RNAcentral holds the sequence, with entries from ENA.
Predicted 3D model of a 71-nucleotide RNA (transfer RNA) from a Chloroflexia bacterium.
It matches the Rfam family "tRNA".
RNA sequence: UCCGGGGUCGUCCAGCGGUAGGACGUGGGCCUUUGACGCCCAAGAGCGGGGUUCGAAUCCCUGCCCCGGAG
Numbered sequence: 001u002c003c004g005g006g007g008u009c010g011u012c013c014a015g016c017g018g019u020a021g022g023a024c025g026u027g028g029g030c031c032u033u034u035g036a037c038g039c040c041c042a043a044g045a046g047c048g049g050g051g052u053u054c055g056a057a058u059c060c061c062u063g064c065c066c067c068g069g070a071g
Base pairs, nucleotide, nucleotide: 001070002069003068004067005066006065007064010024011023012022013021018054026042027041028040029039030038047063048062049061050060051059
């Protein structure tokens, strides 16, 4: 430099163009003599910029970063 894949709650992953969801973790509650386990509840996120569209995590362009491959 070229090609491919990826960037979403603190972490790991989902999501036919139409309410951003799950697990773990965190906080609170129930339970218990206390704690653990278990159960319930809650908070919490789209890499930057532009375009298309009534509507973009999703499609297009560009930049940045990560992984793999080629040279």